This is a predicted structure of a 348-nucleotide part of an RNA (small-subunit ribosomal RNA, central domain) from Rhodovulum sulfidophilum. Taxonomically the source falls in Rhodovulum (Bacteria, Pseudomonadati, Alphaproteobacteria, Paracoccaceae). Its Rfam family is "Bacterial small subunit ribosomal RNA". Model confidence (mean pLDDT): 90 of 100.

Context: one part of a larger RNA
């Protein structure tokens, strides 16, 4: 390399966009580059096959074929497939109408609750725990009302419900905005998928400047438990956690399942539309999500089963005994932490 594979065995890139490159719809003329068919030249000799022969045999060596699976070239096939060229509309897309949503960004707003701050009532314990303490309180705590400051998250509604390509996103408001999905006719005429590089976003937690700090909480200190107890437990508590910009760039970034298209029995449910029919809140059809079940078929079993893990095609990505090791060295990257890429000896 071939080959065989990637839900759980090793193995889908965290997810978009996109160049190059690869594939690619229906007809219809031409072309003859792939491709098919015959000739023609060439393919040195030695090797390798096969038949003969010489050395006593073999090894070796000689002779004669055959073969060199491939280049050149010329004539001719014209089904794919490419190339031109005209045509279409079933992918794809643009227009009109509607409709749904925690999709994104900035602004501004509101209630409940902690905690702190003054004030009043009030008096001895309050908080913790399996028990206890460390703490807080006669300098008046807890626990009640009133009144203000501030930060941060937003009960019910809420739902295998919604939107978003992934992270992810949830009190209500406004204003800018992106994607969907249904219905209808008219347009464009394959304008497609899919994508190494590349580029962009990318949880939490980390960093760099400036703010902000209610609650909670690594670190850190005390009390406990304990043979110890650098822990679970329980009082404090500091970075962080939240805002502005700036970086990092990983996760069990999970459906451990890569994108696309087209085909294969159903049954019930739930979202957003349409459209029919009445019995006016059902009922049937129909599109698009979104879940359980369950045949065909797949699989080692588990289980997947029209949202495939089934029949197929087309791109890309990846894996190829375990350990060493996702480490070293180089190289890019980044302020650092680190990340990317990525071996080997040697072991079993």
């Nucleotide at each position: 390399c071939u080959g065989g594979g990637c839900g759980u065995a090793a193995a889908g890139c965290g997810c978009g966009c996109g160049u190059a490159g690869g594939c690619g719809g229906a007809c219809u003329a031409u072309u003859a580059a792939g491709u098919c068919a015959g000739g023609g030249g060439u393919g040195a000799a030695a090797u390798c096959c096969c038949g003969g022969g010489g050395c006593u045999c073999a090894a070796c060596c000689c002779c004669g074929g055959a073969a060199c699976u491939g280049c050149c070239u010329c004539u001719g096939a014209u089904a794919c497939u490419g190339g031109u060229a005209g045509u279409c509309u079933a992918g794809a897309g643009u227009u009109c109408g509607a409709g749904a949503g925690a999709g994104g960004u900035g602004a501004g707003u509101g209630g409940a609750a902690u905690u702190c701050c003054g004030a009043g009532u009030g008096u001895a314990g309050a908080g913790g725990u399996g028990a206890a303490a460390u703490u807080c309180g006669u300098a008046g705590a807890u626990a009640u009302u009133c009144g203000g400051a501030g930060g941060a998250a937003c009960a019910c509604c809420a739902g295998u419900g919604g939107c978003g390509a992934a992270g992810g996103c949830g009190g209500c408001u406004c204003a800018c905005u992106g994607g969907c999905u249904c219905g209808a006719u008219a347009c464009u005429g394959a304008c497609g998928c899919u994508g190494a590089g590349g580029u962009g976003c990318g949880a939490a937690a980390g960093c760099g400047u400036g703010g902000g700090g209610a609650g909670c909480a690594a670190a850190c200190a005390g009390g406990a438990u304990u043979a110890g107890a650098u822990a679970c437990c329980c009082u404090g508590g500091u970075a962080g956690u939240c805002c502005a910009c700036g970086c990092c760039g990983u996760a069990a970034a999970c459906g451990a399942u890569g994108a696309a298209u087209g085909c294969c029995a159903g049954u019930c449910g739930u979202c957003g539309g349409c459209a029919a029919g009445c019995a006016u809140g059902c009922u049937u059809g129909u599109c698009g999500g979104u879940g359980a079940c369950a045949c065909a078929c797949c699989u080692a079993a588990c289980g997947g089963a029209u949202u495939a893990a089934g029949c197929a095609u087309u791109c890309c990505g990846c894996c190829u005994g375990g350990g060493g090791a996702g480490u070293a060295c180089g190289g890019c990257c980044g302020c650092a932490a680190g990340g990317u890429u990525a071996a080997a000896a040697c072991u079993c």